c-di-GMP-I riboswitch aptamer from a Nitrosomonadales bacterium, 87 nucleotides, folded computationally.
Of the family's consensus pairs, 100% are formed in the model.
The prediction has a mean pLDDT of 90.

[in-house]
RNA sequence: AUCUGCAAAGGGCAAACCUGCCGAAAGCCAGGGGCGCAAAAUUACCGGUCUAAGGAGCGCAAGCUUUAUGACAGCGGGAUCGCCAGA
Numbered sequence: 001a002u003c004u005g006c007a008a009a010g011g012g013c014a015a016a017c018c019u020g021c022c023g024a025a026a027g028c029c030a031g032g033g034g035c036g037c038a039a040a041a042u043u044a045c046c047g048g049u050c051u052a053a054g055g056a057g058c059g060c061a062a063g064c065u066u067u068a069u070g071a072c073a074g075c076g077g078g079a080u081c082g083c084c085a086g087a
Stems, first nucleotide, its partner, number of pairs: 002087004012037002017032004022027001035074001041080003045077003048072003054067005
């Protein structure tokens, strides 16, 4: 430097759900919780997914359609960095 994760050690993260905060929502954050995870660390670069406040269109109205500038890294790929052990 590259590859591998059967075993070990020290540990780490934390899905659903519940409570509270923020948010139009998706969702985020904090606490509890623990389904899972060897990158379940970081990054919206590519694809994908979610939401639609505001905008645009339609409508007498209720509302409907569309749109990311909002999100998801625990959907896949890429990029960056990294613990332990083995080869």